[in-house]
Context: one part of a larger RNA
RNA sequence: GCCAACGAGUUACUCGUGUGUGGCAAGGUUAAAGGCUUUAGGCCAGUAGCCAUAGCGAAAGCGAGUCCUAAAUGGGCGUUUUAGUUACAUGCGGUAGACGCGAAACCGAGUGAUCUACCCUUGUCCAGGAUGAAGUGAGGGUAAAACCUCAUGGAGGUCCGAACUAGUGUGGGUUGAAAACCGCUUGGAUGAGGUAAGGGUAGGAGCGAAAGACCAAUCAAACUCGGAAAUAGCUCGUAUUCCUCGAAAUAGCUUUAGGGCUAGCCUCGAGUAUAUAGUGUAACGGAGGUAGAGCACUGAUUGGGCUAGGGCUGUCACAACGGUACCAAACCCAGACAAACUCCGAAUUCCGUUUACAUGUUUCUCGGGAGUCAGGCAGUGGGGGAUAAGCUUCAUUGCCAAAAGGGAAACAACCCAGACCAACAACUAAGGUCCCUAAAUAGUAGUUAACAGAGAAAGGAUGUUCAAUUGCUCAGACAACUAGGAUGUUGGCUUAGAAGCAGCCAUUCAUUUAAAGAGUGCGUAAUAGCUCACUAGUCAAGCGAUCGAGCGUCGACAAUUUCCGGGACUUAAACUACUUACCGACGUUAUGGUCCCGCCUAUGGCGGGAGGUAGAGGAACAUUCUAUAUGCAUUGAAGGUGUGUUGCGAGACAUGCUGGAGUUUAUAGAAAAGCAAAUGUUGGC
Numbered sequence: 001g002c003c004a005a006c007g008a009g010u011u012a013c014u015c016g017u018g019u020g021u022g023g024c025a026a027g028g029u030u031a032a033a034g035g036c037u038u039u040a041g042g043c044c045a046g047u048a049g050c051c052a053u054a055g056c057g058a059a060a061g062c063g064a065g066u067c068c069u070a071a072a073u074g075g076g077c078g079u080u081u082u083a084g085u086u087a088c089a090u091g092c093g094g095u096a097g098a099c100g101c102g103a104a105a106c107c108g109a110g111u112g113a114u115c116u117a118c119c120c121u122u123g124u125c126c127a128g129g130a131u132g133a134a135g136u137g138a139g140g141g142u143a144a145a146a147c148c149u150c151a152u153g154g155a156g157g158u159c160c161g162a163a164c165u166a167g168u169g170u171g172g173g174u175u176g177a178a179a180a181c182c183g184c185u186u187g188g189a190u191g192a193g194g195u196a197a198g199g200g201u202a203g204g205a206g207c208g209a210a211a212g213a214c215c216a217a218u219c220a221a222a223c224u225c226g227g228a229a230a231u232a233g234c235u236c237g238u239a240u241u242c243c244u245c246g247a248a249a250u251a252g253c254u255u256u257a258g259g260g261c262u263a264g265c266c267u268c269g270a271g272u273a274u275a276u277a278g279u280g281u282a283a284c285g286g287a288g289g290u291a292g293a294g295c296a297c298u299g300a301u302u303g304g305g306c307u308a309g310g311g312c313u314g315u316c317a318c319a320a321c322g323g324u325a326c327c328a329a330a331c332c333c334a335g336a337c338a339a340a341c342u343c344c345g346a347a348u349u350c351c352g353u354u355u356a357c358a359u360g361u362u363u364c365u366c367g368g369g370a371g372u373c374a375g376g377c378a379g380u381g382g383g384g385g386a387u388a389a390g391c392u393u394c395a396u397u398g399c400c401a402a403a404a405g406g407g408a409a410a411c412a413a414c415c416c417a418g419a420c421c422a423a424c425a426a427c428u429a430a431g432g433u434c435c436c437u438a439a440a441u442a443g444u445a446g447u448u449a450a451c452a453g454a455g456a457a458a459g460g461a462u463g464u465u466c467a468a469u470u471g472c473u474c475a476g477a478c479a480a481c482u483a484g485g486a487u488g489u490u491g492g493c494u495u496a497g498a499a500g501c502a503g504c505c506a507u508u509c510a511u512u513u514a515a516a517g518a519g520u521g522c523g524u525a526a527u528a529g530c531u532c533a534c535u536a537g538u539c540a541a542g543c544g545a546u547c548g549a550g551c552g553u554c555g556a557c558a559a560u561u562u563c564c565g566g567g568a569c570u571u572a573a574a575c576u577a578c579u580u581a582c583c584g585a586c587g588u589u590a591u592g593g594u595c596c597c598g599c600c601u602a603u604g605g606c607g608g609g610a611g612g613u614a615g616a617g618g619a620a621c622a623u624u625c626u627a628u629a630u631g632c633a634u635u636g637a638a639g640g641u642g643u644g645u646u647g648c649g650a651g652a653c654a655u656g657c658u659g660g661a662g663u664u665u666a667u668a669g670a671a672a673a674g675c676a677a678a679u680g681u682u683g684g685c
Base pairs, nucleotide, nucleotide: 001685002684003683004682005681006680011096012095013094015093016092017091018090019089020088021087022086023085024084027051028050029049034044035043036042037041055062056061065077066076067075068074099237100236102234106227107226108225109224110223111222117201118200119199120198121197122196123195124194125193126191128160129159130158131156135152136151137150138149139148140147164188165187166186169184170183171182172181203219206214240620241619242618243617244616245615250263251262252261253260254259264372265371266369267368268367269366270365271364277362278359279358280357281356282355283353284352285351286350287349292344293342294341298338299337302334303333304332305331307328309327310326311324312323313322314321315320375400376399377398378397379396380395381394382393383392384391405416406415407414420593421592422591425589426588427587431583432582433581434567435566436565440580442579443578444577445576446575447574453569459554460553463551464550465549466548468546469545470544471543472542480538481537482536483535484534486511487510488509491505492504493503517532521530522529594610595609596608597607598606599605600604621674623671624670625669626668627667628666629665631663632662639658640657641656642655643654644653645652646651
């Protein structure tokens, strides 16, 4: 992992509260004990008690009233409005283990020191080698000592190194040979040494050369049994079918934030109505200070004018007076900003109306049952953030959640559209119509040449098309070519030099001219040289400037080939505008059928409806047993395994084979009553 069996809302209560059914009813009902009997039963009888029939008050108490009060013309709760009670079934609640499984823990009573820690008693073990303390002896030495030398001696938590013991490093092992081992290497090895046997210390206790170590493969509190089904606002699981409706992820409070309670939203039942109910649209009457706008207030603000005050400065001992390209209040003109500014001010929205139309209970009241309190994305209006986020937080609408189908290549939320069922029918939506791929290689008029379409900005550019304004032009424009482009003069100043061309000045003037600047650029040390403006000729028809719009171009850099779904497409199969046709969905229509609700002239007809998670309500199927009735069965029951028929479905029926003894059906009743999941339990593979 698979298969089989088992496996989770149960039971009790004189409990509470609703609903349904039955009995009796201003009443209803017995409990225990008792009697009779055909004795797990039934019948009789039993009125204690309980609920209701009257309430108010804490109570005494009073009573259709009562309480508060000294007393209420006052107020609270009642009366005036009479239905209860009992039994059974069932929904929910309460108390119990209370749908099932699941802690870590807590407490009690015991069992453990054959492992290990430490202690006590009695034993036992430590090859071999090395070093050579004290002491002693002899010799030397001394006044005597000290001291020196040689020998002897054999000390030591001494040295090297087996047994023994430890466990340093490393390799292997790591579903191991082993729940701590194997190989090599390594520490100690006469000591605080190793070891054996017997004994002692016990769980908040022991023991600890101290690591929270060890106390039987278990230790920041052992193990066993018990309290015990501890508790679990947590996780997981919770078993047949069909039908109707169908949420929420919000508010307030919460030692509250992943839990609850009440409300909101869902469902079921009852009630109220000619609806003056609800909702929508229109009309009418109101509310408001947002968007926008504005500067009249509050604040912020640019330039100018005018002008207090101040700064600087002149005359100046002081005082006083003058100047001002400085700063600047108030005032004037022009410009312009604001969520916490407003002289103004929409749209939408909200409220009201015995108005009209539409809809037709959607509204409201009471009661039973819930679930929900992590929401998400998109559009719009805001706050936070960086006018970042598939970010966060509000408001509002839609969708997903709980929604399938078609489109967007694929894609919860985008666009279209809400799936009762069937079929090889039709029409459409979004989106499409060359091929993949259903439908136009459709039509008309333009644009684009970029593989643009098929990813992006500021900004750049004789891309190209269209529109507009303006200038020159057969008295010859624009471009090209030929020729000229001079003189006073090297203008003056400056300068080493400055001659059109470093720089400064200028009444940048004048002359000759077809025309020619006291010079447009290059150039020289300065000249020189080249060129331009300007002019003539040749040529012969359009040329230049500005501005706007469309489609293109560059800007354009990311990691495996590439961001059109692909092929491929260029007077398109691209883009713009228009036209007609077609395709295209579980949409709509047509045909047939099922179910639900409402109405009616009711075995029928008509109308409306049938996506659905949590959840509410309804109707059924199957299993086991019981009662009553009825059958079947060795001419083959149950069970097993095929086939066929049938029911929307859970399922049912018939029959072949197998099997070999029980069992079906109908109506009721009662449950150990339905498995794929719980790292479910047990068994098998």